[in-house]
């Protein structure tokens, strides 16, 4: 020099899943609260002919061929590519999982629930907009 691994900080990325207070704890937390995101129920009106072919939610994860099957191609959609946005081109990925329990269209008011879990990308151009350095 370079590549791998752990640790420990910072930075950033998926997502709603983040900050504060108090308390408990050796620590990684835990428990109550608030506060800011997100999600379910819920009226008039409107909308629908819907209920075993069961039916509904959360999410991007929906569908289509092949195969006994394990799984293989693909494919709606979704991410990242490091100042921010928004375009375009090019690279790399994801295209999963659960849950409700017979039940739910939309929806004021009102009610009520999550706030977790996993990683490590930094290519190029054109607009706009921030910011830093240097000269003068």
């Nucleotide at each position: 020099u370079c590549a791998a691994u752990u640790u420990a900080a910072g930075c950033g990325c998926u997502u709603a899943a983040u900050u504060c207070u108090u308390g408990c704890g050796g620590g990684u937390g835990c428990a109550a609260g608030a506060a800011g995101c997100g999600g379910g129920a819920g009226a008039u009106c409107c909308a629908c002919a819907c209920u075993u072919u069961g039916g509904g939610g959360u999410g991007a994860a929906u569908c289509c061929g092949g195969g006994a099957a394990a799984c293989c191609g693909g494919u709606a959609g979704g991410g990242u590519u490091a100042c921010u946005c928004u375009u375009u081109c090019g690279a790399c990925c994801c295209g999963a999982a659960u849950c409700c329990g017979u039940c739910a269209g939309c929806u004021a008011a009102u009610c009520u629930c999550g706030u977790a879990a996993g990683c490590g990308u930094u290519g190029a151009a054109a607009g706009a907009g921030a910011g830093g350095g240097u000269g003068g």
A computed fold for a 136-nucleotide RNA from a Clostridiaceae bacterium, annotated as c-di-AMP riboswitch aptamer (ydaO/yuaA leader). The coordinates come from a structure-prediction model, not an experiment, and the mean pLDDT is 83. Taxonomically the source falls in Clostridiaceae (Bacteria, Bacillati, Bacillota, Eubacteriales). Of the family's consensus pairs, 92% are formed in the model.